[in-house]
RNA sequence: CUGUCAUCGAGAAAGGUGGAGGGACUGGCCCUGAGAAACCUUGGCAACCGUCAUUGCAAUAUGAUUGGUGCCAAUUCCAUCCCGGAUUACUGGCCGGGAGAGAUGAUGG
Numbered sequence: 001c002u003g004u005c006a007u008c009g010a011g012a013a014a015g016g017u018g019g020a021g022g023g024a025c026u027g028g029c030c031c032u033g034a035g036a037a038a039c040c041u042u043g044g045c046a047a048c049c050g051u052c053a054u055u056g057c058a059a060u061a062u063g064a065u066u067g068g069u070g071c072c073a074a075u076u077c078c079a080u081c082c083c084g085g086a087u088u089a090c091u092g093g094c095c096g097g098g099a100g101a102g103a104u105g106a107u108g109g
Base pairs, nucleotide, nucleotide: 001109002108003107004106005105006104007103008102013042014041015040016039017038021031022030023029026079027078028077043072044071045070048068049067050065051064052063053062054061076101080099081098082097083096084095085094
C1' cells in the first nucleotide's frame, strides 16, 4: 500500500509541556487564547484479539480484565448516489434498505 470479514445512534477527562490551529478530504456547520494540534503523566470507556473463570461432550454461551490494540465534543458532527415508502405547501424536507468514502479491529497478500 492492498484483499476479506466484523462493527460504527451507546460509553468514557483531568493535569503538565506547548502556543494556533482542529473536527480525514470538499462544502456546510461547529470546537478553540475561558488555550487548537502534538507530546508526556494519571485516570477512564469499551470488549476486537489474547488470557482467565464458570457451565458444558464441545464454546459458538456467560462473566472478568493482569496482556495487545482502539477510543474518551457533536450519529462516522451533517452531506453524495441508487431503490422503496409515506406526506406535501412539489427543483423541498422525512422514513427504511443498499452502494460509495472513512475509522477501528481481526486475518491474509
This is a predicted structure of a 109-nucleotide RNA (SAM riboswitch aptamer (S box leader)) from Chlorobium phaeobacteroides. Its Rfam family is "SAM riboswitch aptamer (S box leader)". About the family: The SAM riboswitch is found upstream of a number of genes which code for proteins involved in methionine or cysteine biosynthesis in Gram-positive bacteria. Its family is annotated with regulation of gene expression in the Gene Ontology. Of the family's consensus pairs, 94% are formed in the model. The source organism's lineage runs through Bacteria, Chlorobiota, Chlorobiia, Chlorobiaceae and Chlorobium. The same sequence occurs in records of 2 taxa. The sequence is in RNAcentral, with records from Rfam and Ribocentre. The prediction has a mean pLDDT of 80.